The RNA shown here (c-di-GMP-I-GGC riboswitch aptamer) has 86 nucleotides and comes from a Syntrophomonadaceae bacterium. The organism belongs to Syntrophomonadaceae, within Bacteria. It matches the Rfam family "c-di-GMP-I-GGC riboswitch aptamer". Gene Ontology term of the family: cyclic-di-GMP binding.
[in-house]
RNA sequence: ACCGACAAAGGCAAACCCGUCGAAAGACGGGGACGCAAAGCCACGGAUCUAAGGACGCCAUGUCUAUGACCGCCGGGUUGCCGAAG
Numbered sequence: 001a002c003c004g005a006c007a008a009a010g011g012c013a014a015a016c017c018c019g020u021c022g023a024a025a026g027a028c029g030g031g032g033a034c035g036c037a038a039a040g041c042c043a044c045g046g047a048u049c050u051a052a053g054g055a056c057g058c059c060a061u062g063u064c065u066a067u068g069a070c071c072g073c074c075g076g077g078u079u080g081c082c083g084a085a086g
Stems, first nucleotide, its partner, number of pairs: 002086001003083002011036002016031006034072001040078003044075003048069002053065004
């Protein structure tokens, strides 16, 4: 350095419930733990979600569209705790 113990110390917190914000996706706070060795951070590439505004329009509870969202979907970048075996 790779790597990741039924190791130690600590950390985070899915679903769900309550409150607030938002058009929505979703976010934040509280409760709560399914999980997580980067489940720390960055929307950089792809995927996915939403569609306020805009465009289209057969006027429909319609279609398209990210400038919105998501890093606990997959990659990438960056920082970092611990130390058995190999």